Model confidence (mean pLDDT): 83 of 100. Predicted 3D model of a 1355-nucleotide RNA (small-subunit ribosomal RNA) from uncultured crenarchaeote. NCBI's taxonomy places the organism under Archaea, Thermoproteati, Thermoproteota.

[in-house]
RNA sequence: GGACUCCACUGCUAUCGGGGUAAGGCUAAGCCAUGCAAGUCGAAGGCCUCCGGCUCCGGCGGCCUGGCGUACGGCUGAGUAACGCGUGGCCAACCUGCCCUGCGGAGGGGGAUAACCCCGGGAAACUGGGGAUAAACCCCCAUAGGUGACCGGGUCUGGAAGGACCGGUCGCCGAAAGUCCCGGUCGGGGACGCUCCGGCCGGGAGCCGCAGGAUGGGGCUGCGUCCUAUCAGGUAGUUGGUGGGGUAACGGCCCACCAAGCCUGUGACGGGUAGGGGCCCUGAGAGGGGGAGCCCCCAGAUGGACUCUGAGACAAGAGUCCAGGCCCUACGGGGCGCAGCAGGCGCGAAAACUCCGCAAUGGGCGAAAGCCCGACGGGGUUACCCCGAGUGCCACCCUCGUGGUGGCUUUUGCCCGCUCUAAAAAGGCGGGCGAAUAAGGGGAGGGCAAGUCGGGUGUCAGCCGCCGCGGUAAUACCCGCUCCCCGAGUGGUGGAGGCUAUUACUGGGCCUAAAGCGCCCGUAGCCGGCCCGGUGUGUCCCUCGUUAAAUCCACGGGCUUAACCCGUGGGCUGCGGGGGAUACUACCGGGCUUGGGGGUGGGAGAGGCGCCCGGUAUUCCCGGGGUAGGGGUAAAAUCCUCUGAUCCCGGGAGGACCAUCAGUGGCGAAGGCGGGGCGCCAGAACACGCCCGACGGUGAGGGGCGAAAGCUGGGGGAGCAAACCGGAUUAGAUACCCGGGUAGUCCCGGCUGUAAACGAUGCGGGCUAGCUGUUGGGUGGGCUUAGAGCCCACCCAGUGGCGCAGGGAAGCCGUUAAGCCCGCCGCCUGGGGAGUACGGCCGCAAGGCUGAAACUUAAAGGAAUUGGCGGGGGAGCACCACAAGGGGUGGAGCCUGCGGUUCAAUUGGAGUCAACGCCGGGAAUCUCACCGGGGGCGACAGCAGGAUGACGGCCAGGCUAACGACCUUGCCUGACGCGCUGAGAGGAGGUGCAUGGCCGUCGCCAGCUCGUGCCGUGAGGUGUCCGGUUAAGUCCGGAAACGAGCGAGACCCCUGCCCCCAGUUGCGACCCAGGGCUAUGGCCCUGGGGCACACUGGGGGGACUGCCGCCGUUCAAGGCGGAGGAAGGAGGGGGCCACGGCAGGUCAGCAUGCCCCGAAUCCCCCGGGCUACACGCGGGCUACAAUGGCGGGGACAGCGGGUUCCGACCCCGAAAGGGGGAGGCAAUCCCUCAAACCCCGCCGCAGUUGGGAUCGAGGGCUGCAACUCGCCCUCGUGAACGCGGAAUCCCUAGUAACCGCGCGUCAACAUCGCGCGGUGAAUACGUCCCUGCUCCUUGCACACACCGCCCGUCA
Repeated sequence: GGACUCCACUGCUAUCGGGGUAAGGCUAAGCCAUGCAAGUCGAAGGCCUCCGGCUCCGGCGGCCUGGCGUACGGCUGAGUAACGCGUGGCCAACCUGCCCUGCGGAGGGGGAUAACCCCGGGAAACUGGGGAUAAACCCCCAUAGGUGACCGGGUCUGGAAGGACCGGUCGCCGAAAGUCCCGGUCGGGGACGCUCCGGCCGGGAGCCGCAGGAUGGGGCUGCGUCCUAUCAGGUAGUUGGUGGGGUAACGGCCCACCAAGCCUGUGACGGGUAGGGGCCCUGAGAGGGGGAGCCCCCAGAUGGACUCUGAGACAAGAGUCCAGGCCCUACGGGGCGCAGCAGGCGCGAAAACUCCGCAAUGGGCGAAAGCCCGACGGGGUUACCCCGAGUGCCACCCUCGUGGUGGCUUUUGCCCGCUCUAAAAAGGCGGGCGAAUAAGGGGAGGGCAAGUCGGGUGUCAGCCGCCGCGGUAAUACCCGCUCCCCGAGUGGUGGAGGCUAUUACUGGGCCUAAAGCGCCCGUAGCCGGCCCGGUGUGUCCCUCGUUAAAUCCACGGGCUUAACCCGUGGGCUGCGGGGGAUACUACCGGGCUUGGGGGUGGGAGAGGCGCCCGGUAUUCCCGGGGUAGGGGUAAAAUCCUCUGAUCCCGGGAGGACCAUCAGUGGCGAAGGCGGGGCGCCAGAACACGCCCGACGGUGAGGGGCGAAAGCUGGGGGAGCAAACCGGAUUAGAUACCCGGGUAGUCCCGGCUGUAAACGAUGCGGGCUAGCUGUUGGGUGGGCUUAGAGCCCACCCAGUGGCGCAGGGAAGCCGUUAAGCCCGCCGCCUGGGGAGUACGGCCGCAAGGCUGAAACUUAAAGGAAUUGGCGGGGGAGCACCACAAGGGGUGGAGCCUGCGGUUCAAUUGGAGUCAACGCCGGGAAUCUCACCGGGGGCGACAGCAGGAUGACGGCCAGGCUAACGACCUUGCCUGACGCGCUGAGAGGAGGUGCAUGGCCGUCGCCAGCUCGUGCCGUGAGGUGUCCGGUUAAGUCCGGAAACGAGCGAGACCCCUGCCCCCAGUUGCGACCCAGGGCUAUGGCCCUGGGGCACACUGGGGGGACUGCCGCCGUUCAAGGCGGAGGAAGGAGGGGGCCACGGCAGGUCAGCAUGCCCCGAAUCCCCCGGGCUACACGCGGGCUACAAUGGCGGGGACAGCGGGUUCCGACCCCGAAAGGGGGAGGCAAUCCCUCAAACCCCGCCGCAGUUGGGAUCGAGGGCUGCAACUCGCCCUCGUGAACGCGGAAUCCCUAGUAACCGCGCGUCAACAUCGCGCGGUGAAUACGUCCCUGCUCCUUGCACACACCGCCCGUCA
């Protein structure tokens, strides 16, 4: 200091006042009907007429002449970029009516003409001829005077005389109104009833000349005054001179002649735009924008040109002409010009009454009275602006609303009177009536103040300045309520400023955000070392003048206050004059040496140019040797080769190039420069301190140099190689790879002029810590092989790395600055369009340089951070990874789930891993949510209805698959009442994208965080990183970190060894008793002692790298091996499983918000369906057989379960099973004979004695019920299938594989799931190749994060 202010139009709304200001300015300087806007003077003059009056006299009006005014005022902004305006000067180059001051003057003479009269022309406008006449009208003469030339003189002003003044001569020009009026007086004339004419005096108004003043104007001039360089050259009266013309006046203003100048980068000339200023809006200011109203100046009056009159005009309410427009017309001819006030049309978003008055102010005329004035003063219209006020106050009541009742107050309002006013109105004063006559607009997601209130809508309708809201629960849409802001206003649109340091003068930038010219030389310009003197340009101080008024500020005053107005003072940052100061700047003069330059010396260097010389390799040719391939690639092919290649040896030709040395090196302004020698040329560093003496820095324009490619003329051509041709690759491959190959690459001459021409960093100078390399030179020292050798220190110059202060958005820069300063140049101002178009310049062309706009967009960018990702890197890991192996799936039949299709319905969910024998564990009914059919149900409230009987019940018959559900006929009962409206119960109806809970999964992972400290502007980092190690962020060591938490581990359960305790229902060695069998060895059964063994289930021990050796970082963590041990290095298996993510799954287990149905989407019943079947997929079972099948015989488990249950045993049956039924609520009884296995026999490689699907028949079980649609038994039937494509799954030991057993579900049904035991392998060097995971690091234009983003073509 700010979150706004101002202008125009506009939507909605509107009580008033007062006061003030504005209102067809923006567009059409477009066109205009009608009225009005400039007249006045009888005291200049003539004539006519009228009135009063007998007369005298006084007065009104008209026409004409004359005078003054009409050049002001009023309007408008077209034109004008200019001495137009502003400001300050100048005129020694000028004018000035009316006004003022001073001096002087007005003598004489003459003439015309209008009105009027007469006669004409014309439609009109108007006009012609004749006749008469006045003046302050016109003319002549005179005087005064003016003026020009020349001469003379002194004086004055001044910076300066060409000025002024005086005199003389000559030339020229050459005044006047002695009028008018009033008063007095005198005279003349007279139809003399008293008018007319004249003289004089006084007063007034005028007239003429000169001089001066004032006012107003004319001209000249310094400075200031918009955009455009894609306008760079302009100019013929052009620039100047001489002479003339013209003017009030200078001047090329105009003309003749002469000269050839003049303007321009301090922007001429051209183009565009524009009246300028005081001021106005905005802003803290600087500035930016504007020029309506008011004031000053200019310009214009339909467009344009010219002229008269006049003091003044090139005049527009004057004239003439041209042009366009309009009007009248008798067609002959005439007339008009609102950008004056009103008013009309048109144009437009846009703007008022055809009002009143000269009372005030002011102007013209007049002696004055006065007349005139659309200037002006007033009123009317408009929310245009500013200011002020009101729409009420109190109490009580209420279905609370601005409601009702009662009381109070009257501003405003309405009515009356007086006053105010030119006339009104308003206002003021007094009185009366009456809360009566008066509130809206915008907003409520953020910015931004005020709702997560209700209803509606459902990316629809709509909102939105910007961001953004709306896809069913919208604090953002629409409506209601409530609230916020302002308030007679409040919003919108357009414009201006501010916000914006976003054009940066105050006050910005250019390494990477936009921005350093590719480099150098140099013109103008800008800037410039040390000392002395002078001038006083800039600069500073004082003073004077000016800077109109209004506006602005302060104070004071006047309207009731305020707005507004008045007064006084200040200010208006400017310009001019005078005086002063002299540090700095500038200029002049003098000096100096440090900046700069020159000189001398020995060195360094791929510096440039020219000439000469050499070397290796490639290619080609020749000769010799030699044989079948060579070449090329990821792999190939094209290609070369028996006409002899490739390969080896020898010889030759030709072009290009210059390994090693070579560097982090050197040189050059940059581009750039690399074999050797010679010559010529240039620059830099060092040393010396000899010479010059500021000679310097930068550099707009300009000039030169300038890689590669390209162009042009000529040469050359080995290799390489755009284009091109082949071969591959590929969907294609106009590419990458391969084989060929032409321009070109090379040389000479000429052009081009670009680049990531980069340090993305312009040049020069000064200042500001260091450390460490390296190159050149110098100085000093040490060593020495005595070499220009090696080493060290210091100085100068160059070139690198790191780094302090400091800087920077950060990355980073940091004496080679991007730090701190100075000078100069170039360049930037959101992205795209676009370095494009047009124009210009350059080029042979290609193209280069300069370089826009329309339109479009809310970002485009930089640096860094955290993630994620990578066909980036490093380390580590995993049988849901590979490798080494074992067994499968994928083929067949069947089972099961899913898709699809079908169907009245085949309910629904789940969809890569992490859906698919999953929810739901196997759905006959039930389950059940689906389909078909039938039936039932409304708590509560209100309203219909109801003792003329609601509701309910019932026999028989009917209807029906069935039912007092309904119908027919009746009976019983006795108060309620689904007919209506709301509202409920219920819902496996919707939303798992509203949720809880639970689960899956990342994760068989080793991670995820916190406190404090430290680092960073910040996001954030550090810790969690590094080395080693581990299954592990496990541990050890290091380190700006030190600690800690959740995870890992520990812990818990099972299991493996030992010990202790316990002994029934378990055991049964030993002892005893009884019974049975006996081939006298003994065996079996029962009971009792017994608890040793086994078992059961409680407790305890045991393992810790503890011991030894080696490795490892010393005594690390740990690794390897060994001893001992039942067991080792986590013994085996499990439970548990981090912060969080996946809008993962589930509203159908449950709970639950919202929505929906509500007599049906609720409840019940029957039947059907979920079991369909041309197909596709997942998971399984059984197999394809002989390591097998079949028959017979024989052996050994464990986990579990059991009362609507397990069921021994007996009987029946061929079996499934049936009839009985002990025991068991269970270490007791039962399920419970395990199977693979072993022994014997048969089969003999066959679609079989393999395989069992399918189908037929018979029988059995469960259940209300096995048709759709169960299971079992027996007999018969015997299908596919002979080991399974691409692909794919699981598994590292008691594991895989094989074998059976139990349980769950369950009335019945197991190829499922969960468990259990039996038999029991193969292989693992290991690795990160595939799939993934963790950590570190790197790139990123990704961040709904690679299933990302994004480009092009086509539609």